[in-house]
RNA sequence: CUCAUCCAGAGCAGUGGAGGGAAUGGCCCGAUGAAGCUGCGGCAACCAUGGCGAUUUUGCCAACGGUGCCAAUUCCUUUAGGCAAAGCGCCUAUGAGAUGAG
Numbered sequence: 001c002u003c004a005u006c007c008a009g010a011g012c013a014g015u016g017g018a019g020g021g022a023a024u025g026g027c028c029c030g031a032u033g034a035a036g037c038u039g040c041g042g043c044a045a046c047c048a049u050g051g052c053g054a055u056u057u058u059g060c061c062a063a064c065g066g067u068g069c070c071a072a073u074u075c076c077u078u079u080a081g082g083c084a085a086a087g088c089g090c091c092u093a094u095g096a097g098a099u100g101a102g
Stems, first nucleotide, its partner, number of pairs: 001102006011040005019029003025076002041070003046066002049062005074096001079093005
């Protein structure tokens, strides 16, 4: 840089000792213990692998491998347009970000 996905799902213990949720603004989590590290467990099914079907590249199943993930929709958010308008809001596209594959 390109493509795909992002309203589902899944946490305990030890260590550590004040931060964390990308950024901005908000709103949250945290001494009933944050981040980080370690162990074990789990979720998921992107890649690889295996099975079944289909038969020309696609569907389903499994989960021993490579990643990823396990508070809150990517926690909400930018920009443009639309709906609604008493107010809170809602929808579509887009930007930013995350993960995977190339």